[in-house]
Predicted 3D model of an 82-nucleotide RNA (transfer RNA) from Candidatus Ancillula prorhinotermitis. Lineage of the source: Bacteria > Actinomycetes > Bifidobacteriales > Bifidobacteriaceae > Candidatus Ancillula. Rfam family: tRNA. By type it is a transfer RNA.
RNA sequence: GCCCGUGUGGUGAAAUUGGUAGACACGCCAGAUUUAGGUUCUGGUGCCGCGAGGCGUGGGGGUUCAAGUCCCUUCACGGGCA
Numbered sequence: 001g002c003c004c005g006u007g008u009g010g011u012g013a014a015a016u017u018g019g020u021a022g023a024c025a026c027g028c029c030a031g032a033u034u035u036a037g038g039u040u041c042u043g044g045u046g047c048c049g050c051g052a053g054g055c056g057u058g059g060g061g062g063u064u065c066a067a068g069u070c071c072c073u074u075c076a077c078g079g080g081c082a
Stems, first nucleotide, its partner, number of pairs: 001081007010026003019065001027045006046055003058074005
């Protein structure tokens, strides 16, 4: 230099052929149980906002009524060829 793959909450991940983003698990927070801790059970848990609501899939742009998904470009990491 060329080619291929990956990038989604705090973590691992899911999202069927483009149709409610984060199911499920872990972690965390609160409560119940316990003398206390652990275990177990219940509820909550992306970001901003008092709220109504708005924003969010590495960054930017495009197509579309609608994009994590398709197209272009760019960044990071991994692999292959030279």